[in-house]
Predicted 3D model of a 1531-nucleotide RNA (small-subunit ribosomal RNA) from a metagenome. The prediction has a mean pLDDT of 84. RNAcentral holds the sequence, with entries from SILVA.

RNA sequence: AGAGUUUGAUUCUGGCUCAGAACGAACGCUGGCUGCGUGGAUUAGGCAUGCAAGUCGAACGAGAUUCUGUUGCUUCAAUCCUACGGAAGAGAGGUUUCAGAUGAGAGUGGCGGAAGGGCGAGUAACGCGUGGGCAAGCUGCCCUCAAGUCGGGGACAACCCGCCGAAAGGCGAGCUAAUACCGGAUGUGGUCCUCUCUCGCAUGAGAGAGAGGCUAAAGGUGGGGAUUCUUCGGAACCUGCCGCUUGAGGAGGCGCCCGCGUGCCAUCAGCUUGUUGGUGAGGUAACGGCUCACCAAGGCUUACGGCUAGCGGGUCUGAGAGGAUGACCCGCCGCACUGGGACUGAGACACUGCCCAGACUCCUACGGGAGGCCGCAGUCGAGGAUCAUUCGCAAUGCACGAAAGUGUGACGAUGCGACGCAGCGUGGAGGAUGAAGGCCCUAGGGUCGUAAACUCCUGUCAUGAGGGAUAAGCCGGCGACAGGUUAAUAACCUGUCGCCCCGAUAGUACCUCAAGAGGAAGCCACGGCUAACUCUGUGCCAGCAGCCGCGGUAAUACAGAGGUGGCUAGCGUUGUUCGGAUUCACUGGGCGUAAAGCGUACGUAGGCGGUCAAGUAUGUCGGAUGUGAAAUCCCGGGGCUCAACCCCGGAACUGCGUCCGAAACUGCGUGACUAGAGUGCAGGAGGGGAGAGGGGAAUUCAUGGAGUAGCGGUGAAAUGCGUUGAUAUCAUGAAGAACACCGGUGGCGAAGGCGCCUCUCUGGAAUGUAACUGACGCUGAGGUACGAAAGCAUGGGGAGCAAACAGGAUUAGAUACCCUGGUAGUCCAUGCCGUAAACGGUGCACACUUGGUGUUGGAAGGGUCAGCCCUUUCAGUGCCGGAGCUAACGCGUUAAGUGUGCCGCCUGGGGAGUACGGCCGCAAGGCUAAAACUCAAAGAAAUUGACGGGGGCCCGCACAAGCGGAGGAGCAUGUGGCUUAAUUCGAUGCAACGCGAAGAACCUUACCCAGGCUUGACAUAAGACUGCAAGUCCUGUGAAAGCAGGAUUCCUUCGAGGGUGUCUUACAGGUGCUGCAUGGCUGUCGUCAGUUCGUGCCGUGAGGUGUUGGGUUAAGUCCCGCAACGAACGCAACCCCUGCGUCUAGUUGCCAUCAGGUAAUGCUGGGAACUCUAGACGGACUGCCUGUGUAAUCAGGAGGAAGGUGGGGACGACGUCAAGUCAGUAUGGCCCUUACGCCUGGGGCUGCACACGUGCUACAAUGGCCGGUACAGAAGGACGCGAAACCGCGAGGUGGAGCAAAUCCCCAAAGCCGGCCCCAGUUCGGAUUGGAGUCUGCAACUCGACUCCAUGAAGUUGGAUUCGCUAGUAACGGCGUAUCAGCUACGACGCCGUGAAUACGUUCCCGGGCCUUGUACACACCGCCCGUCACAUCAUGAAAGCCGUCUGCACCCGAAGUCGCUGACCCAACCUGCAAAGGAGGGAGGCGCCGAAGGUGUGGGUGGUGAUUGGGAUGAAGUCGGAACAAGGUA
Repeated sequence: AGAGUUUGAUUCUGGCUCAGAACGAACGCUGGCUGCGUGGAUUAGGCAUGCAAGUCGAACGAGAUUCUGUUGCUUCAAUCCUACGGAAGAGAGGUUUCAGAUGAGAGUGGCGGAAGGGCGAGUAACGCGUGGGCAAGCUGCCCUCAAGUCGGGGACAACCCGCCGAAAGGCGAGCUAAUACCGGAUGUGGUCCUCUCUCGCAUGAGAGAGAGGCUAAAGGUGGGGAUUCUUCGGAACCUGCCGCUUGAGGAGGCGCCCGCGUGCCAUCAGCUUGUUGGUGAGGUAACGGCUCACCAAGGCUUACGGCUAGCGGGUCUGAGAGGAUGACCCGCCGCACUGGGACUGAGACACUGCCCAGACUCCUACGGGAGGCCGCAGUCGAGGAUCAUUCGCAAUGCACGAAAGUGUGACGAUGCGACGCAGCGUGGAGGAUGAAGGCCCUAGGGUCGUAAACUCCUGUCAUGAGGGAUAAGCCGGCGACAGGUUAAUAACCUGUCGCCCCGAUAGUACCUCAAGAGGAAGCCACGGCUAACUCUGUGCCAGCAGCCGCGGUAAUACAGAGGUGGCUAGCGUUGUUCGGAUUCACUGGGCGUAAAGCGUACGUAGGCGGUCAAGUAUGUCGGAUGUGAAAUCCCGGGGCUCAACCCCGGAACUGCGUCCGAAACUGCGUGACUAGAGUGCAGGAGGGGAGAGGGGAAUUCAUGGAGUAGCGGUGAAAUGCGUUGAUAUCAUGAAGAACACCGGUGGCGAAGGCGCCUCUCUGGAAUGUAACUGACGCUGAGGUACGAAAGCAUGGGGAGCAAACAGGAUUAGAUACCCUGGUAGUCCAUGCCGUAAACGGUGCACACUUGGUGUUGGAAGGGUCAGCCCUUUCAGUGCCGGAGCUAACGCGUUAAGUGUGCCGCCUGGGGAGUACGGCCGCAAGGCUAAAACUCAAAGAAAUUGACGGGGGCCCGCACAAGCGGAGGAGCAUGUGGCUUAAUUCGAUGCAACGCGAAGAACCUUACCCAGGCUUGACAUAAGACUGCAAGUCCUGUGAAAGCAGGAUUCCUUCGAGGGUGUCUUACAGGUGCUGCAUGGCUGUCGUCAGUUCGUGCCGUGAGGUGUUGGGUUAAGUCCCGCAACGAACGCAACCCCUGCGUCUAGUUGCCAUCAGGUAAUGCUGGGAACUCUAGACGGACUGCCUGUGUAAUCAGGAGGAAGGUGGGGACGACGUCAAGUCAGUAUGGCCCUUACGCCUGGGGCUGCACACGUGCUACAAUGGCCGGUACAGAAGGACGCGAAACCGCGAGGUGGAGCAAAUCCCCAAAGCCGGCCCCAGUUCGGAUUGGAGUCUGCAACUCGACUCCAUGAAGUUGGAUUCGCUAGUAACGGCGUAUCAGCUACGACGCCGUGAAUACGUUCCCGGGCCUUGUACACACCGCCCGUCACAUCAUGAAAGCCGUCUGCACCCGAAGUCGCUGACCCAACCUGCAAAGGAGGGAGGCGCCGAAGGUGUGGGUGGUGAUUGGGAUGAAGUCGGAACAAGGUA
């Protein structure tokens, strides 16, 4: 940093897709270790169980338990005494009295339960962020300072007693303490009031002074020893510490207010009644409609409404700007089952407090109760998906405490999960016979691969053994010292030193030792993008796929394998975000044709704005300062062995505030100016607009005249009109509409638009002048006005034209095009509609930037008598074109160039300018304007082709002009079809069809039936065996092949060598498939004149140029011109035959001359002249002449056998048709292998309702028949051609001369001469059939040819249509040959004989060439492509309704609770009082306002569903047409 994908190719536009990074991830395969992080994103769904907030006995009463002492009793009892009855009895157990210690559980009281921890539901908000403000505030604990802490009182828990209840719990009576509660005293202070001073942005604030009113407290604990008291415990007293009270200040925290920033929707445009403000009151810690009463009528507007969402530091991405995001960590907010409420308190409307309502769960004795994991674990559910019901308070922190300490699922740790980041390992070195094996193979080899084995090493991690931490220092205890306090060396506080005590992690990290390569590699990909290729299987199947796309028998794309590439304890996939995407463009895009300029103007808000001056300081710039929390990122340094991670320092945090400064630009206010803009004045131009009046031509109609049979209309017709008189014609009249010529890329207007003439009213522009104003300007969201045609409403009008409609044609149809009619409408008035390809497809304004040439209007100058004219200039309107721009086309002073200002609009195609909603409209409809779904494109310009019922030019037996045929008949032959056991296969428009086949009775033969063989009918090789064999002969069986058996002899250099046979193994064999895997060959366009290349030039490029153009030619043949110059393959020529001549040669051919001979014949001698034969040459080249032309060339002529390529042949450019052929041969791959091979017999290829092609023979007199008679060329011949002669009517037979052939054989017919036939289904025609034969052959039944006799069919010249041929051609006539035993040959290939007609010409049909044009075609018109209908699937709109959810309004009910009122009932403290009682004060209860949930009614929003219905999208081969693309056949 880019890449793939629209096309045949190209450039552009434009979307889609990929490569990167990231993640709280999930899924698949795989999985060794360690460190550090991280882990319920979904149901803010429900929760079992345990734990998560307590602590203080140095505030207080009481006190279980245990222990000690003690008293009594009792049991046992060593020992001792004994009178043996017993007594004493240390001690032990139990129990008990008292005292002490201990201090559980609970209670009063204090502090803390508002922190810590969780979650993100709600919230679009002063919630958060940032910067400020509070002179409008509160603040427990903590710190500092000042002052105080005096003296009393009455209760209530606990406890005890009684009662109720299942429980939870409650009620009553009694006793009691306090740092609990309540009076009183004091008043440093505080507060209220007055005054003074200072300060402030206002209300006000601060300080000081003054008289008075009001206003506080609580004790606990340690030590001391003089004095006093004492119940002898102690107290007073002194002192320390901890508390308490008042006040001032601090710190930190909290509350409130403000500026700015903070998602999407305008298809949410208006919202609001405590609403906005005021006065007063209430309330709060405090300002405030926060609440209330009254007054005023205001306030807001990206408001209101809807949807979504916790916000930030940051995180991810990115070059940045941005975009996305808000896990972990930190800050703030909100929430705690749902909703409401307050209490307590410094702080809450309170996660593990209270009350009420609701839902849910649990307990219940049915009366009633209990509960709230969004704390840590854990469980169920839902989900693609997220862990242990672990250890510890050792550390850090928090609460309480004087402290020890206690508590702490905060926290510290460990565990689980490859979830992430980071590190390490799975070994290292050597090792070639390149082992085995796998895979591939061109069979040689290559590769896995130094890889392995093997040798020598190492020892990380894991394993075992041993040692073994840092983190710990506090605190506390003991001892010592110093300082403070104090009367004090007590005590207490602070500091230092020594010793002791304390570890969850953890016997872990780490270190050492031991052993052995031993325990540790996978995943994905390999068609392009994108790095990495082969084989096999599969056969549009199975499957792959991110995009393009792979798969239909040779798949580097599917699946497997080998190999390779990539990453690595991971690798892939999926999802999401940013990037790439400059594809929302601030950085950094566009709008003529790709998406995109509003139809046009006026104008509001807004944005932008001329020159000069001095000011100001909003923006702007500079400096300073405050803030921008920490963490994160970056830099430097440091600590874990490194790294991840962590620590320290710096920088940064691009922002905001304040102060100072600058004044160019901008803004603001001021003064001036005239170049912008406007006004005035002057003379001109104009289809500018509105109204009124007038005019002629034409059309139709009416009347009249005159006139007769048609008119009209079309491609051709018909409908229609017309003898009741049309059309055509004349006159008169009526009506409506439109205004010919002039008329012009001429004029005017903002656009739509405006065209006969005159008048009236009226708008604008241009030019000239420079008097006036003095920036008054430009643009313009909303808004307003205008706005073609059609359409609508009402009323007129209506000639012509003419939707609809009717008829006639056309057509397969024709609801069209054409014709005849014809109504709305077109016209007028008034009012709507508001759209157009409303287009220059180009918004408006201003400025600048080379030119040329028209034209309209004005002005000035020149010139003229005047006009025309010329020059300059301003304004308009056209064309061409430079620079520049553009993807190109093109634009180009009238910009699409260069800039500025403002507005509108675009963001892939389809769905769709559609649905829904809203606004407008009488309606039609308009404006605004989506989504689901679907596609990998849709598109612009240009290029090369191809095509056109586009154009131009030109060829061809292409048409035309001719001659003869085909199509009708019979037969032959090929094909289709049908049939069949088989009718083998192939060829299928031209370019298959008398084609492969130049010859199917068997064979051929590939097909069918049947019988057989299996190394095979044929080839090669190896091994074994035989020496019998093979061959020949014989026998049996059989249709044959074959099978079974018998007889008979191998050769030899003698080496078991050769041949042969049998068996075995490799293999043979296949007309089996694929011509769409191929070679080769062939057909066709087409013997058409074309097809390309190198270099140069042009173009961003595809590509163009050359090869186009002007001529010419059969020809890209040649000439000329030309940014081209050359060249190649084609054309032509070179080759063959033929036409003339010369030379050479002279047998088998020839015979002029000479001679001989015959019935006759070159028969013989001879000749080499001629013909001929067959070789070499010559000849023709537009060479010569005339004309024309620049030339090439063309026309004519001469000469010549031949004249303009003389005639014919061979020869076929680049390419096209996946044309034909695997069955001619060759050949890859696949398939068969006792058969898909091979042999044999028979059958079939010949089958016949039918259709087509190619031919033959005819239909007759230019003929048929009979007789006579003449003339070829080319070719063939030995298993051959076969003469003479004889036989047969004949086919043929007998015969065998001659001939390997210019020698012998074979050798014409039409023609000509003569005769008959006389127009007839015939003396035409010969099919068919019967009979008799001949020949070939092993064999003519299926199924041969020929002959003879007899038979004598169709057919009397052939519909539509169609074929060949331009001269020795067509036509007609015969002859030969190949194949071949014979022949279905009438075919094919050749040969000669006789021998024409016609071509005006290129309009048309067909094919082709060149140029040009259009194109939506490129598989290229046999193209592309549209719509209805039918079927399937999908999403969606409407819909009677139905069901949710949110919400407005009205009303009802009204819990808890605050507040207010009341309070006849109740009440210890204070007051009065002896008491009773009263007072002060308070409370229960009641009432009222408000008030959650609930209810009723009525609206609105939104979602789901819905019979039916509308269109839409998609879907290899459905139906009907043929709308568009070419003039697409009606542009």
Source information:
Rfam family: Bacterial small subunit ribosomal RNA.